Predicted 3D model of a 360-nucleotide part of an RNA (large-subunit ribosomal RNA, domain IV) from a Dehalococcoidia bacterium. Its mean pLDDT, the model's own confidence on a scale to 100, is 86. Taxonomically the source falls in Dehalococcoidia (Bacteria, Bacillati, Chloroflexota).

Context: one part of a larger RNA
RNA sequence: CCCUCGUUAAGGAACUCGACAACUUGACCCUGUAACUUAGGAAUAAAGGGUGCCCAUGGGGUGAAGUCCGCAUGCCGGACCAGCCUUUGUGGGCUUCAAUUAACAGGCCCAGGCGACUGUUUAUCAAAAACACAGGUCUCUGCAAAACCGAAAGGUGAAGUAUAGGGGCUGACGCCUGCCCAGUGCCGGAAGGUUAAGAGGAUUUGUUCGAACACUUCGGUGUUCAAAGCUCAGAAUCGAAGCCCCGGUGAACGGCGGCCGUAACUAUAACGGUCCUAAGGUAGCGAAAUCCCUUGUCGGGUAAGUUCCGACCCGCACGAAUGGCGUAACGACCUGGGCGUUGUCUCAACGAGGGGCUCG
Numbered sequence: 001c002c003c004u005c006g007u008u009a010a011g012g013a014a015c016u017c018g019a020c021a022a023c024u025u026g027a028c029c030c031u032g033u034a035a036c037u038u039a040g041g042a043a044u045a046a047a048g049g050g051u052g053c054c055c056a057u058g059g060g061g062u063g064a065a066g067u068c069c070g071c072a073u074g075c076c077g078g079a080c081c082a083g084c085c086u087u088u089g090u091g092g093g094c095u096u097c098a099a100u101u102a103a104c105a106g107g108c109c110c111a112g113g114c115g116a117c118u119g120u121u122u123a124u125c126a127a128a129a130a131c132a133c134a135g136g137u138c139u140c141u142g143c144a145a146a147a148c149c150g151a152a153a154g155g156u157g158a159a160g161u162a163u164a165g166g167g168g169c170u171g172a173c174g175c176c177u178g179c180c181c182a183g184u185g186c187c188g189g190a191a192g193g194u195u196a197a198g199a200g201g202a203u204u205u206g207u208u209c210g211a212a213c214a215c216u217u218c219g220g221u222g223u224u225c226a227a228a229g230c231u232c233a234g235a236a237u238c239g240a241a242g243c244c245c246c247g248g249u250g251a252a253c254g255g256c257g258g259c260c261g262u263a264a265c266u267a268u269a270a271c272g273g274u275c276c277u278a279a280g281g282u283a284g285c286g287a288a289a290u291c292c293c294u295u296g297u298c299g300g301g302u303a304a305g306u307u308c309c310g311a312c313c314c315g316c317a318c319g320a321a322u323g324g325c326g327u328a329a330c331g332a333c334c335u336g337g338g339c340g341u342u343g344u345c346u347c348a349a350c351g352a353g354g355g356g357c358u359c360g
Base pairs, nucleotide, nucleotide: 001355002354003353004352005351006350007349008348010346011345014344019341027051028050029049030048031047036041038172052094053093054092055091056090057089058087059086060085061084062083066080067079068078069077070076071074095099107339108338109337110336111335112334113333114331115330119131120130135170136169137168138167139166140165141164147156148155149154173326174325175324176323178256179255180254183253184252185249186248187247188246189245192244193243194242198238199237203233206230207229210225211224212223213222214221215220257275258274259273260272261271284318285315296312297311298310299309300308
């Protein structure tokens, strides 16, 4: 010096990002217990008191023998009582600094955010506001189900049958969930347009039996045309779904404006005009886990508060199941404040054990 412990004057969070760590509290009995609330809770709320030992005396149980009383005179009923067992009772006393005398054994309160809750998770830096959840809703599926695994057979779904099963989103509960179907998706429709393979075969390519013409050494050669067959290409026309098209659909993917003017102080604009749009953000909330400017402004709390709480609304860039706003209970969650208590600190000291170090 390090680790693990113990004690500490006065102060008591002044430490620090932050009371991190440590301390306080703690068991049992009694008293007592607020807001709020889903009436269950909150609650061990909070806040107080008691606890050892001895003596006396109560309560309860058992209770032989005995004594007394009663009558239905019986192997009857009742009362009292020693002893023993038990007890949250009552009164008094004794001792210590201290009586759950050791050990084990909640610190508490107020307010806000998020998530309803109990659960689950990054084995080995994250336990959370993330995941799950009951509940809600949309959608698919009529059973040889949909969906999934598998070249297939087959299997799961399910030895189930729409109060069932699969998938998506949301996430208890309460009050609610506005407008837009133009785009994309999905569902429905089938008149028209487009359209594949295929059908079709107008027309066409090559080949040459042959024909005509020209030349000829009379053997043939060349040019042009060209049947049948085979072959090359192939128009019109017919031809499904899809797409175009016509509708519907938002708890489908998603989206939810701008400029100008106006009231008898000023300011503001209930009101008006205009442009654009599929429609221009409703209720509720709002400097918020969302606000750049920003430490917004006002109020509260502090001697002093970029945090916190309550308001305001000018929402850079909240907003309604990518749910909105509340919410009792719950949380090793996050934020602010207070009481208690403390070596966290002012500011350090001493002690114990272990290690390091020095000497051997």
Its Rfam family is "Bacterial large subunit ribosomal RNA".